[in-house]
Context: one part of a larger RNA
RNA sequence: UGACGGGGGCCCGCACAAGCAGUGGAGUAUGUGGUUUAAUUCGAAGCAACGCGAAGAACCUUACCAGGGCUUGACAUACCAAUGACCGGGUUAGAGAUAACCCUUCCCUUCGGGGCAUUGGAUACAGGUGGUGCAUGGUUGUCGUCAGCUCGUGUCGUGAGAUGUUGGGUUAAGUCCCGCAACGAGCGCAACCCCUGUUGUUAGUUGCCAUCAUUUAGUUGGGCACUCUAACGAGACUGCCGGUGACAAAUCGGAGGAAGGUGGGGAUGACGUCAAAUCAUCAUGCCCUUUAUGUCCUGGGCUACACACGUGCUACAAUGGUCGGUACAGAGGGGUGCUAACUCGCGAGAGUAUGCCAAUCCCUUAAAGCCGAUCUCAGUUCGGAUUGUAGGCUGCAAUUCGCCUACAUGAAGCCGGAGUUGCUAGUAAUCGUGGAUCAGUAUGCCGCGGUGAAUAAGAGGCCGGGUCUUGUACA
Numbered sequence: 001u002g003a004c005g006g007g008g009g010c011c012c013g014c015a016c017a018a019g020c021a022g023u024g025g026a027g028u029a030u031g032u033g034g035u036u037u038a039a040u041u042c043g044a045a046g047c048a049a050c051g052c053g054a055a056g057a058a059c060c061u062u063a064c065c066a067g068g069g070c071u072u073g074a075c076a077u078a079c080c081a082a083u084g085a086c087c088g089g090g091u092u093a094g095a096g097a098u099a100a101c102c103c104u105u106c107c108c109u110u111c112g113g114g115g116c117a118u119u120g121g122a123u124a125c126a127g128g129u130g131g132u133g134c135a136u137g138g139u140u141g142u143c144g145u146c147a148g149c150u151c152g153u154g155u156c157g158u159g160a161g162a163u164g165u166u167g168g169g170u171u172a173a174g175u176c177c178c179g180c181a182a183c184g185a186g187c188g189c190a191a192c193c194c195c196u197g198u199u200g201u202u203a204g205u206u207g208c209c210a211u212c213a214u215u216u217a218g219u220u221g222g223g224c225a226c227u228c229u230a231a232c233g234a235g236a237c238u239g240c241c242g243g244u245g246a247c248a249a250a251u252c253g254g255a256g257g258a259a260g261g262u263g264g265g266g267a268u269g270a271c272g273u274c275a276a277a278u279c280a281u282c283a284u285g286c287c288c289u290u291u292a293u294g295u296c297c298u299g300g301g302c303u304a305c306a307c308a309c310g311u312g313c314u315a316c317a318a319u320g321g322u323c324g325g326u327a328c329a330g331a332g333g334g335g336u337g338c339u340a341a342c343u344c345g346c347g348a349g350a351g352u353a354u355g356c357c358a359a360u361c362c363c364u365u366a367a368a369g370c371c372g373a374u375c376u377c378a379g380u381u382c383g384g385a386u387u388g389u390a391g392g393c394u395g396c397a398a399u400u401c402g403c404c405u406a407c408a409u410g411a412a413g414c415c416g417g418a419g420u421u422g423c424u425a426g427u428a429a430u431c432g433u434g435g436a437u438c439a440g441u442a443u444g445c446c447g448c449g450g451u452g453a454a455u456a457a458g459a460g461g462c463c464g465g466g467u468c469u470u471g472u473a474c475a
Stems, first nucleotide, its partner, number of pairs: 001475002003472003007469007016458001019423005026314008034305002042053002064300007073125001077124002079121006088103006106115003127289002130287003136283002138278003141274001143272001148187006154163003167178003193266004198234007207224003212221002237260001240254005316416001320375007332363003337356002342351003382413001387408007429451007
């Protein structure tokens, strides 16, 4: 100087308390361990692994296993020779890779040749999702959006170092003020950026409709007031008033205001810590492999199942289930695409066909809600697992192993032990909706809006962090 203490002081955080909803019990989805297996590819491991890499394993993916093939190779460059093609279409054999055969088929030229492609040969080499993340780059997690981490000069100390950065106040903040052997400065904080909340100007189609006509309908004429869209501005600064304070920084209350003291949210992550994670995104040193640890193909596996754990979904019902009627979003996506209307089907869907490269057309009926009817407390008209049958869709192909529909079947489950998680406001809870990946497959992930609470404003104790101080047989 640090680190540590079941030492002390001060402070902060959904850390606790006060509340709300869960989880732990059931069924199921998914990940992991274990076991099994020819293989169940690999990685991730307290917080910070476990709906994680994977924004989507039937083939492919795919790295694993079995079998069948190839060996200058599936891919690159260089050399030589031959051919004129390559591509495309087809026949046969085969599980396919592959092999044989058939049809079609190059360009430029100074006619010397050149280009390009295929095949064959030889060697340099290719190749490796093989090893090492404890050889590395890059990227990422975490403490933590915590308020810290340092430097120059000066001063003090033999020195390691100290001071500054400590102290008195204050703040979300090393934020600011005052004091002080310190004076300044840098990286962080804050601000600058984006979204949102109010408003003005400009603009008015594909958006909008107050007034005038018109219509089933903003449909058409007309208009750009309003809504909205999208560019530029305004607005909030403790600016004003009062109290407290050290005449300071600031803090408490108030006015005005759409908004008040960081208005709300996002992006933004200092010096460093964990030999943290990743050699399987990529790159890369070294080691290993080279008729195989490379590469092609068919089939299988990653989907197994006495069990254990994590994360979700659906429930156990009457604040509910079922049936009928009826209202109101936002944000996205669409050409190998989104698909209206109509017809058929109980339905998944099918047929035909229309508009839209989209503020124009479509996905697109939002659902909880509201109005009415019914069920009357039951393992039920709750709950939907499981299973059977019949179908639909995608795709070369749904057996291992997809999703959906109809009919039938109708399991556990009556609110869950010890424990444990999230959340302080448009939040929790609840309700639907879109997108990425994607042929198909979503209870996951990332967004979007609708309805919309309760409780706390406290600091004794638990957990984590900051700061000052103290002890130490630790470095």